[in-house]
Source information:
A computed fold for a 686-nucleotide part of an RNA from a mouse gut metagenome, annotated as large-subunit ribosomal RNA, domain II. Model confidence (mean pLDDT): 87 of 100.

Context: one part of a larger RNA
């Protein structure tokens, strides 16, 4: 891992609701007693519920309480009056309460054969080295000190086996080993190592101290028990079909991944036009927009208070100026979620009409689930007018929705799947090939593979439109020629002569020629332009609006920004109409089923309208194992097993053949240890 088996809403009790049963203004017994072979049963009326309420109560009573009250009001009575005891099902409370799962807490015990410390008693340490004190002799001295030689054999002394340890590295890492091997390494007469026996015990011991050790377990050992601790957490929770079908919100919560109530679902009852929606009508409102009287902001101009500064005067009163400040006012032009003298569209409310059965409204009751939402369009806050961000509002879809399209793709586009059909039509989207359908048609555009990724910005790309200038009295471009004089204008400057810079920018000749457009010189010179004539002979110049293109454009595995091939008067783009393809949409044919209505005793039939679905509510069934009653089966072969096709919407059922070799079924009830694929499930097998 697979296969097989086992594996999770149970039982008791109290209460609520619903169905059914008994009795019924009543219903019912509990403990207990009697009885019997067993069992069924009999008795037992205490008590409980109901038949009367009101009041805090005393209490009174079809009334009562409040009150001074024959008032009023509250709750009752009546009309219109039903309960109660079992039982089944759905739920709730208390119990382990659907199952498995902690880490932990407490109690009582078992452990120092491992290890830590200690106690008692034993054992062990090859060999080599060093050579302390002391002692002896000698030297030395007044005597000493001291020195030398020898002797001696000290040391948590030295080197190094056994022994004890564990610093480094490889290997080993499902090991030879739950800590080792190998090669080196540290101590090795000591605070040394070690045998045997003994002592200390769990909030306790022991500890040369590391939260270290206390039997491969230690921030509190192990075993059993309390115990099925608790787990707002995770996982799992077993047959079928039919009807309906949510929520991810609000308030409160030591609350935020949990709850309670409401909202939204379902089932039953009541209800009977009150509903959604539409029409016309009547309302409230201050958003979008707009506006600037108000509250504020803010631009320009004008006037210019106040203040500052300067001048005159200076005994006081003062006068003048200002390019500083800049109130306020006027004019022009603006801005605002917390501005409004205006003000929609929608939306909201009301009554009226339609809407008459929409799985409408509304009310009462049983049972829920939900209370993490996601993206997308629109209006906003926040953020950076970032986010697959976050928070609201309002639609949609997903959630709980399959099918077609978007290459692929919960949330986008189309469209809501009861079942069957080798029938038709059409949606989004498509029609060259992959790949169903136009290599269709008409008129344009694009040359960039633009299409098939992108901005500011840039450009004689190209199509369409518009107004304007010049032009046969000859334009634009080219070519030939001129482009002069006063003058080197004045200033500045070393110089400044058209051409560093400043100022001015005139006059003359003339067809025309700037006190000079650019290059150039140290300054001149030189080249050139504007401007003019000739030549040539027909259009030319810039500007505005707009369609489609171009550049701007660099990335990491491999073309890689059309799904691919491939596509250029298109298989690209724009416009137009035609045909076709295209889904579980619609239609046709057949079938099943829910609800309503009609008919009917019912089954059924007809009509209408439904039948996607998670959590969840409701309904109807299948199968398994005992039991009761009845029936039928089996050696002429039961159950089980294997195979085959058959019936049923399904859970399933029957049949045939083989195997098997002794039990087993059907009908109707009733009772459950009652359905397995998942729980890192449990046990077994392979």
């Nucleotide at each position: 891992a697979c296969c097989g088996g086992c594996g999770a809403g149970u039982u008791g009790u109290u209460c609520c609701a619903u169905g059914g049963u008994g009795c019924g203004a009543g219903g019912u017994u509990a403990a207990g007693u009697c009885g019997g072979a067993a069992a069924g049963g009999a008795c037992g009326g205490a008590g409980c519920c109901g038949a009367a309420g009101c009041g805090a109560a005393a209490g009174c009573g079809a009334g009562u309480c409040u009150u001074a009250a024959g008032a009023g009001g509250g709750c009752g009575u009546u009309a219109a009056g039903a309960g109660u005891a079992g039982u089944a099902u759905g739920g709730a409370g208390c119990a382990g309460a659907c199952c498995c799962g902690a880490a932990a807490c407490c109690g009582g015990g078992u452990g120092a054969u491992c290890u830590a410390g200690c106690c008692a008693u034993g054992g062990g340490c090859a060999g080599g080295u060093u050579g302390a004190a002391g002692c002896a002799g000698a030297a030395g001295u007044g005597a000493a000190a001291u020195u030398c030689u020898g002797u001696g054999g000290a040391g948590g002394a030295c080197c190094g086996a056994a022994c004890c340890g564990a610093c480094u590295a490889c290997c080993g890492u499902u090991g030879a080993a739950a800590a080792g091997u190998u090669a080196g390494c540290g101590g090795a007469u000591g605070a040394c190592c070690u045998g045997u026996g003994g002592c200390u015990a769990g909030g306790g011991g022991a500890g040369a101290a590391a939260u270290u050790c206390c039997a491969a377990u230690c921030g509190a050992a192990c075993c059993c028990g309390g115990a099925g601790a608790u787990a707002g957490c995770u996982g799992g929770u077993u047959c079928u079909c039919c009807c309906c079908g949510a929520a991810a919100u609000a308030g409160c919560u030591u609350u935020a991944g949990g709850g309670c109530u409401a909202g939204c679902g379902u089932c039953g009852g009541a209800g009977g036009a009150u509903g959604a929606c539409a029409g016309a009508c009547g309302g409230a409102g201050g958003u979008a927009g707009a506006g600037c009287a108000c509250u504020g902001a803010a631009c320009g101009c004008a006037u210019g208070a106040u203040g500052g500064c300067c001048c005159c005067a200076u005994c006081c009163c003062g006068g003048g100026g200002u390019a500083c400040u800049g109130a306020a006012u006027g004019c022009g032009a603006u801005c605002a979620a917390a501005c409004u003298g205006c003000g929609a569209a929608u939306g909201c409310c009301g009554a009226c009409u339609g809407g008459g059965a929409g799985g409408a409204a509304u009310c009462c009751g049983g049972c829920a689930g939900u209370g993490a939402g996601a993206c997308u369009g629109u209006g906003g806050g926040u953020g950076a007018u970032a986010a697959g961000g976050u928070c609201c509002a309002u639609g949609g879809u997903c959630g709980a929705g399959a099918g077609g399209g978007a290459a692929a793709g919960a949330g986008c586009c189309c469209a809501g799947a009861c079942c069957g059909c080798c029938a038709g039509c059409a949606a989004a989207g498509g029609u060259c090939c992959c790949a169903a359908a136009a290599u269709a048609c008409u008129g344009g555009c694009u040359a960039a593979g633009u299409g098939g990724a992108a901005a500011a910005g840039g450009a004689u790309g190209u199509g369409g439109g518009g107004a304007c200038g010049c032009a046969c009295g000859g334009a634009c471009a080219g070519c030939u020629a001129g482009g002069a004089g006063g003058u080197u204008g004045g200033c500045u400057c070393a110089g400044a002569a058209g051409c560093a810079g400043c100022c001015a920018u005139c006059c003359u000749u003339g067809a025309a020629a700037g006190a000079g457009u650019g290059c150039g010189u140290a300054a001149c010179a030189g080249c050139u332009c504007a401007c003019u004539a000739g030549u040539c002979g027909a259009g030319u110049g810039g500007c505005c609006c707009u369609g489609c293109g171009c550049c701007g454009a660099a990335a990491a595995u491999g073309u890689a920004c059309c799904g691919g091939g491939g596509c250029u008067u298109a298989a690209g783009c724009c416009a137009g109409g035609u045909a076709c393809c295209g889904a579980a949409g619609c239609u046709g044919c057949g079938g099943a089923u829910g609800u309503a209505u009609a008919u009917g005793g019912a089954a059924g039939u007809a009509u209408a309208u439904g039948u996607g679905g998670u959590a969840g509510g409701g309904g109807a069934g299948c199968g398994u194992u005992g039991c009761a009653u009845g029936c039928a089966g089996g050696a002429a072969g039961a159950a089980g097993u294997a195979u085959g096709a058959c019936g049923g919407a399904g859970a399933c059922g029957g049949c045939a053949u083989a195997u098997g070799g002794a039990c087993a079924g059907c009908a109707u009830g009733g009772a459950a240890g009652a359905g397995a694929g998942a729980a890192u499930g449990c046990c077994g097998g392979u």